This is a predicted structure of a 69-nucleotide RNA (transfer RNA) from uncultured Thermodesulfobacterium sp.
Rfam family: tRNA.
């Protein structure tokens, strides 16, 4: 001095405008039974604290972690 920090995990989110997908886990179909497939469903202080805004995951301070030089 530069990426990054969003759901148990890896990850999106356009010009600031209801935060979301994929696995996972729960339930049901299906199946003699599992195992694969299919429907649902459940999970969020968007690091932390402020600020600006009619609205902030996005924008602008300061602090923490964690990757690179």
């Nucleotide at each position: 001095g530069g990426g990054g920090g969003u759901a148990g995990c890896u990850c999106a989110a356009u010009u600031g405008g209801u935060a979301g997908a994929g696995c996972a886990u729960c339930a049901g179909g299906u199946u003699a039974c599992c195992a694969a497939u299919c429907u649902g469903a459940u999970g969020g202080u968007u690091g932390c604290a402020g600020g600006u805004u009619c609205a902030a995951g996005u924008c602008c301070u300061g602090c923490c972690c964690u990757c690179c030089g």
Record summary: The coordinates come from a structure-prediction model, not an experiment, and the mean pLDDT is 81. The RNAcentral record of the sequence draws on MGnify.